[in-house]
RNA sequence: CGGGUUGCACGGACGGUCACGUAGUCACCUUCGGGUUACCACGAGGAAAGUCCGGACUCCACAGGGUACGGUGCCGCGGAAAUCGCGGGCGGCGCAAGCCGACGGAAAGUGCCACAGAGAACAGACCGUCACACCUUUCGAGGUGCGACAAGGGUGAAACGGUAGUGUAAGAGACUACCAGCAACUCUGGCGACAGGGUUGGCUAGGCAAACCCCACCGGGAGCAAGGCCAUGCAGGGCCCGCGGGUGACCCGCCCGGAAGGCCCGGGUAGGCCGCACGAGCGGCGCGGUAACGCGUCGCCCAGAUGGAUGACCGUCCUCCAGGCUGUGCCUGGAGACAGAAUCCGGCUUACAGUGCAACCCGCUUU
Numbered sequence: 001c002g003g004g005u006u007g008c009a010c011g012g013a014c015g016g017u018c019a020c021g022u023a024g025u026c027a028c029c030u031u032c033g034g035g036u037u038a039c040c041a042c043g044a045g046g047a048a049a050g051u052c053c054g055g056a057c058u059c060c061a062c063a064g065g066g067u068a069c070g071g072u073g074c075c076g077c078g079g080a081a082a083u084c085g086c087g088g089g090c091g092g093c094g095c096a097a098g099c100c101g102a103c104g105g106a107a108a109g110u111g112c113c114a115c116a117g118a119g120a121a122c123a124g125a126c127c128g129u130c131a132c133a134c135c136u137u138u139c140g141a142g143g144u145g146c147g148a149c150a151a152g153g154g155u156g157a158a159a160c161g162g163u164a165g166u167g168u169a170a171g172a173g174a175c176u177a178c179c180a181g182c183a184a185c186u187c188u189g190g191c192g193a194c195a196g197g198g199u200u201g202g203c204u205a206g207g208c209a210a211a212c213c214c215c216a217c218c219g220g221g222a223g224c225a226a227g228g229c230c231a232u233g234c235a236g237g238g239c240c241c242g243c244g245g246g247u248g249a250c251c252c253g254c255c256c257g258g259a260a261g262g263c264c265c266g267g268g269u270a271g272g273c274c275g276c277a278c279g280a281g282c283g284g285c286g287c288g289g290u291a292a293c294g295c296g297u298c299g300c301c302c303a304g305a306u307g308g309a310u311g312a313c314c315g316u317c318c319u320c321c322a323g324g325c326u327g328u329g330c331c332u333g334g335a336g337a338c339a340g341a342a343u344c345c346g347g348c349u350u351a352c353a354g355u356g357c358a359a360c361c362c363g364c365u366u367u
Stems, first nucleotide, its partner, number of pairs: 001363010012317007020043003024039002027036003045338001049349002052347005057223004064252004069219005074088005089103001090101004104214002109212002111208003126153002128149003132145005161179006180204001182201008227274004236265005243257005281300008318336008
């Protein structure tokens, strides 16, 4: 210098004018609930998004057992928890930095394995090899029939261990040695996943479980339109113990109800307040830890709409793109993304114009 990997930060700046929401103060009005004006302060995000996980909180008359259903699935740690994070193991990809993995079980059972191929899972004679019989023969062999064979070829993502030898008509774990892999037992290291080694065994076991399934563990349900209060308004009716209701799949079990109650149908209201903005909060520094994170200390207060505020215009500048030139800086024109809170919080995933910083890897060049 070029290419790449990972992590983090930002995502227009300043000023002016007008407009909107919330809180406060002053003034005025008021039906005393509040309303209006002025001033001042604050007023979207890294994803506010998808609503995919997990919680806080609220209610269900506390939620026990079984079945079903759903989820999760290597180890250790962190965390309130998690389909979360960090570190590690194993497998795959990459020269590397690094990235990816629902990563228990396929020698429990069932099922599936496209295309090609003779045959796709207790396999398979298409080409081929070989014995025997017959025919032909240029005596090398060729053809036909009947058998044997998984060594060679060919197909495929995958063809039922590999190499060498014995053996045989030709062959074959049929047998032997070594190697690979598997199972059982065992030793060493590690908290552990696991790694490395030894002995024995049978000669060998294909892949797929985000297919059914098996094993282990976890899960009560509904959700801020939760739920509570006030105001306004209306029309009642039916059923309720050998019963009804709740436990929001089912069964058992449990709980509630003797009427001022519960359930169902019908009728009415469509306004306001609380929940609701100080919290698993944010930032700096120090300490512990490889890290996620934890502890201590100091500082800060940071949107609360409810037909739903957070915007528009102008000026100067910044960044990027295109064109031009008296060419490295100016001029002209254009653009500045993705997207927008709605109970809150922790994650994951997805979208994103244009930038900046740090660490590391590979290649080339120079000294």